Background
Predicted 3D model of a 1389-nucleotide RNA (small-subunit ribosomal RNA) from an uncultured bacterium. Rfam family: Bacterial small subunit ribosomal RNA. The coordinates come from a structure-prediction model, not an experiment, and the mean pLDDT is 84.
RNA sequence: AGAGUUUGAUCCUGGCUCAGGAUGAACGCUGGCGGCGUGCCUAACACAUGCAAGUCGAACGAGACUGAUUAGAUUGAGAUUUCGGUUGAUUUCUAUGAAAGUCGAGUGGCGGACGGGUGAGUAACGCGUGGGUAACCUGCCUUACAGAGGGGGAUAACAGUUUGAAAAGACUGCUAAUACCGCAUAAGCACACAGUACCGCAUGGUACGGGGUGAAAAGAUUUAUCGCUGUAAGAUGGACCCGCGUCUGAUUAGCUAGUUGGCAGGGUAACGGCCUACCAAGGCGACGAUCAGUAGCCGACCUGAGAGGGUGAUCGGCCACAUUGGGACUGAGACACGGCCCAGACUCCUACGGGAGGCAGCAGUGGGGAAUAUUGCACAAUGGGGGAAACCCUGAUGCAGCGACGCCGCGUGAAGGAAGAAGUAUCUCGGUAUGUAAACUUCUAUCAGCAGGGAAGAAAAUGACGGUACCUGACUAAGAAGCCCCGGCUAACUACGUGCCAGCAGCCGCGGUAAUACGUAGGGGGCAAGCGUUAUCCGGAUUUACUGGGUGUAAAGGGAGCGUAGACGGAUGGACAAGUCUGAUGUGAAAGGCUGGGGCUCAACCCCGGGACUGCAUUGGAAACUGCCCGUCUUGAGUGCCGGAGAGGUAAGCGGAAUUCCUAGUGUAGCGGUGAAAUGCGUAGAUAUUAGGAGGAACACCAGUGGCGAAGGCGGCUUACUGGACGGUAACUGACGUUGAGGCUCGAAAGCGUGGGGAGCAAACAGGAUUAGAUACCCUGGUAGUCCACGCGGUAAACGAUGAAUGCUAGGUGUCGGGGAGCAAAGCUCUUCGGUGCCGCCGCAAACGCAUUAAGCAUUCCACCUGGGGAGUACGUUCGCAAGAAUGAAACUCAAAGGAAUUGACGGGGACUCGCACAAGCGGUGGAGCUUGUGGUGUAAUUCGAAGCAACGCGAAGAACCUUACCAAGUCUUGACAUCCCAAUGACCGGUUCGUAAAUGAACCUUCUCUUCGGAGCAGUGGUGACAGGUGGUGCAUGGUUGUCGUCAGCUCGUGUCGUGAGAUGUUGGGUUAAGUCCCGCAACGAGCGCAACCCCUAUUACUAGUAGCCAGCAUUGAGUUGGGCACUCUAGUGAGACUGCCAGGGAUAACCUGGAGGAAGGUGGGGAUGACGUCAAAUCAUCAUGCCCCUUAUGACUUGGGCUACACACGUGCUACAAUGGCGUAAACAAAGAGAAGCAAAACCGUGAGGUCAAGCAAAUCCCAAAAAUAACGUCUCAGUUCGGACUGUAGUCUGCAACCCGACUACACGAAGCUGGAAUCGCUAGUAAUCGCAGAUCAGAAUGCUGCGGUGAAUACGUUCCCGGGUCUUGCACACACCGCCCGUCA
Repeated sequence: AGAGUUUGAUCCUGGCUCAGGAUGAACGCUGGCGGCGUGCCUAACACAUGCAAGUCGAACGAGACUGAUUAGAUUGAGAUUUCGGUUGAUUUCUAUGAAAGUCGAGUGGCGGACGGGUGAGUAACGCGUGGGUAACCUGCCUUACAGAGGGGGAUAACAGUUUGAAAAGACUGCUAAUACCGCAUAAGCACACAGUACCGCAUGGUACGGGGUGAAAAGAUUUAUCGCUGUAAGAUGGACCCGCGUCUGAUUAGCUAGUUGGCAGGGUAACGGCCUACCAAGGCGACGAUCAGUAGCCGACCUGAGAGGGUGAUCGGCCACAUUGGGACUGAGACACGGCCCAGACUCCUACGGGAGGCAGCAGUGGGGAAUAUUGCACAAUGGGGGAAACCCUGAUGCAGCGACGCCGCGUGAAGGAAGAAGUAUCUCGGUAUGUAAACUUCUAUCAGCAGGGAAGAAAAUGACGGUACCUGACUAAGAAGCCCCGGCUAACUACGUGCCAGCAGCCGCGGUAAUACGUAGGGGGCAAGCGUUAUCCGGAUUUACUGGGUGUAAAGGGAGCGUAGACGGAUGGACAAGUCUGAUGUGAAAGGCUGGGGCUCAACCCCGGGACUGCAUUGGAAACUGCCCGUCUUGAGUGCCGGAGAGGUAAGCGGAAUUCCUAGUGUAGCGGUGAAAUGCGUAGAUAUUAGGAGGAACACCAGUGGCGAAGGCGGCUUACUGGACGGUAACUGACGUUGAGGCUCGAAAGCGUGGGGAGCAAACAGGAUUAGAUACCCUGGUAGUCCACGCGGUAAACGAUGAAUGCUAGGUGUCGGGGAGCAAAGCUCUUCGGUGCCGCCGCAAACGCAUUAAGCAUUCCACCUGGGGAGUACGUUCGCAAGAAUGAAACUCAAAGGAAUUGACGGGGACUCGCACAAGCGGUGGAGCUUGUGGUGUAAUUCGAAGCAACGCGAAGAACCUUACCAAGUCUUGACAUCCCAAUGACCGGUUCGUAAAUGAACCUUCUCUUCGGAGCAGUGGUGACAGGUGGUGCAUGGUUGUCGUCAGCUCGUGUCGUGAGAUGUUGGGUUAAGUCCCGCAACGAGCGCAACCCCUAUUACUAGUAGCCAGCAUUGAGUUGGGCACUCUAGUGAGACUGCCAGGGAUAACCUGGAGGAAGGUGGGGAUGACGUCAAAUCAUCAUGCCCCUUAUGACUUGGGCUACACACGUGCUACAAUGGCGUAAACAAAGAGAAGCAAAACCGUGAGGUCAAGCAAAUCCCAAAAAUAACGUCUCAGUUCGGACUGUAGUCUGCAACCCGACUACACGAAGCUGGAAUCGCUAGUAAUCGCAGAUCAGAAUGCUGCGGUGAAUACGUUCCCGGGUCUUGCACACACCGCCCGUCA
């Protein structure tokens, strides 16, 4: 710091999404250790149990207990003994009770208002910050001064009686105090009165002195203190007031009666409507009152470059609350979490009468929830309460426990180690990866485990933590790695499975049989005791823009004006100091953050110092700018005077043309209307025409990107009234200005109300047409309305889609209204104001474009926008007679919607142009019969493919078997075919017999080569497994080949230039051509693939060469048969020839076109081959090749038979015809190009014929196929289903072949169908062409009406490009890009 996503591509606008950081978190998988933190965010839901506030006997009385000592009684160990005793440890009891101690209840004192919890309420002086109190209080503490004299009466405890289940009382009696009450004393204390001095922002304050009134006290213990009372001061803590700041909504605009103020009183520590009475009618509000919703506030925390935005856990300050609501008492302090009273809900006890309780203290329980811990230890430390103290109390606190909840640190080993092991994955099978990774060797011990020592925290004693931190020793690599991701964004790729299924997904999107996106595996990437997901916040997002955005077309300028508040505002001088700048002072708590150090081994964490806290307040200074005040000015603005222009407005009057209607005349059959018609009007006289009249509406020409107006808008003429702008002048005012939220006014058309008017036009409506329908477009009618007057309504693409104002910033050229100057004056030139257009520079803009009439550069003010849809909809409110207008959401849904420009494609858009595209012609198809292909149907199978043009006589240049891929049946399994290995053999081939439907099979006969004699080669047989095999699938995985647009003239590139870019230019333009062919011009200059040419055939000719070809002349023959010759024809090699070269005209002096000459041929001479970039996922896996998938005793292979040849039907390509331009018969003439040895076959003979027999010649310019036919001549037929036509059928044959039944061709005789020129529609062809006539070849044993070639005869027509079809170039529109077979709207499902 950005990225993805709208498009075929581009730029922009604009939303959505991602990468970062954070958390009191939760969930999934996983989990070694330690330190420091942290842990009910939900139900301010309900709570069992324990603890969390007591202490003082040095205030007091009574009681209980302990008890030294003394006295009495009792027990009697041991020692000693004269055995009588003595001493008497020890045990028990009674009395006494000094000094003293302990206990719990009570009176009394202090504390319980702190500490601890929670965030429900609160939008508030609650909080923050800074001030004020001259309007206040303050226990304990500190300081100072002074004091404590003398009395009194009670009461709890206790005792007794008594009520009640209990809680709790009641009565009688006794008693003490630092408990309570008078009296005395007291001032510098309080109150009231009068006075003096000083001071203050006001009320007022301070000091002094005067007399008057009032108010104090408590002792304890021991000798040292602690207490007590009054006053003053301090400190601490509190109370009140004020300035400023503190969320959202106007679809909440008005709120307020104690309300605002005053006076008097009450109340309070104190001010105050805080409360009461009276008086006045005020107070707040667009600078947002009131109302509604939400919320504890802050230091700070998270994020951010910052400004900001979000949050208010832990820690700290303040506030509020304590089951809900209310209330006061006590007290220095409370309206009191673990106090009282009342009411409500709930829970518990009960003898039913009545009572008890309050975890938002610490643990803990239930519940709620995605979710949050132990009913732990200790007062050792730090604090707190009481006490003189010892000490007691302290769930404050210090610690420990649980939780990866967070942050920080450490570890799970280190070095060597290639046979690159095994395994796994992949593979082109060669390898590669995992990977120095492991094994193995050596080393180490941080953590954990074991053992020993062992703190600081504690000033003398006292340690919960804790045998903890820490230190030392021995020991073992052992006990310690997972999670997410791997299509792009975003680092990281392969295999298999799946097959729009299962699934993934934050956005784009992935998955329909080769998925780097699903699932698994291998590998890789990232982080790591964690990793992902979810939720939320900031960021990125300049996507609410203060920093830092916009509004012509993307969302967005109000329809226009006037104008209020507000905002902003000309020149000059002076004063002030509010803003502004600057210095100082106070404050801005601590913690946190930043920074410099220090301490835990480091870090997290903790400690010390500094700076910062951008703020607020007070105060000193400056005076440029803004502001306020005073004075002056004229250039902004306005006024006056002079002048002309104008569809500016309102009212009244007048005018002619036209339409319609009425009356009358003339006149007769139609008129009218349309693409064509019809409805309609008309013989009752229309239309047409003439004359007269009525009535309404609108004003031709002039008329003009001309004029006027704020916009809407304004058009015949005249008059009246009236607004504004402009030019000139410079007399007057002296900033009077600009903009303008609300507000007011104006505001097209349609519409509404009332009353008129109504000629034409014309929603609705009716009829006629059109159409599949036609509630439309067209026609005939026709009512509201359009017109007038007065009201309402208030909207338009109310548009320049461009708010108003001011200043500045190159020009050129028109036009409208004025002014000035000059000149040679119907005028011209120059110049200056104000309007209105076009072009154009700078600049701006995404581009288009704008450009002194800005969309440029600046300033001021207003309005409006923030993705698309939902929706300008709903609800609410205001306005309206209504129609409706104004204001104006949300749920939900999509990843876009959109602007400008680019390239294509497309258009029943335009221009130009070409093509048998149309037209002009000739001949067909479509009707018949047959042939052939296809569909369909049927079948065991009728193998498969081809499908608009561009499938359908296509693959197939030829299915009886074979082919053959299909079906039935019978068989084979290393296989019909290839390679490798092993074994035995000597063959293989061939022949005979049996057998079968046939193949397979069985038996028999015959049978190798070379040799260095070791063997080798070859061949078949048998066997094993690798493999063979597949016309099985996918032409949408492919190569190759092909079709098509199209032999159309196009398709591109390099450099340069233009454009932000996609792209453009070149290739467009003017001519010309068959042609992007050529010429000229041009920001282009060149080049490539195409075009043309080069190649082949053909048309003329020369030379060379003459055999198998030819024969002019010579000879010869039946015959170019032969001699001879190579002139000619011809053959086949090399040349020539044609190039707009020549002439004339046109054209631009060009290219080129037209005509002509010459020439065999003339403007690419005719024909062929040759097919640019690309399009159609076009065709082909069945020519071939090939990836992947599939089959492997079968989807492979062999064999026989059948099928591909079926047949109610439909279509395509053809053949033959329908006849006389003909059929038949007879005799006769003229080709070209080909084929021929498993071949073509002459002649001769036989057969009616197909053909047969025999057999010359020919591997071909020699022989043969081979007869060319149409044609011409003669004859016949005479318009008919025929002497046309030949299908179908019968019989008899021929040929090929192993074999013609399914299923061949041909012949002869007989049979003799449909058909008399073909509907709609449709095809080919522009000259040796169409049409017509035969000939040959490939395939092939046989089997063409097909195909490919060949020649013979041989036309007609083309005015022309309006139309149909297709193509090309330019241009235009476009919401299409899968590109019009597009996109898309509505209804229904």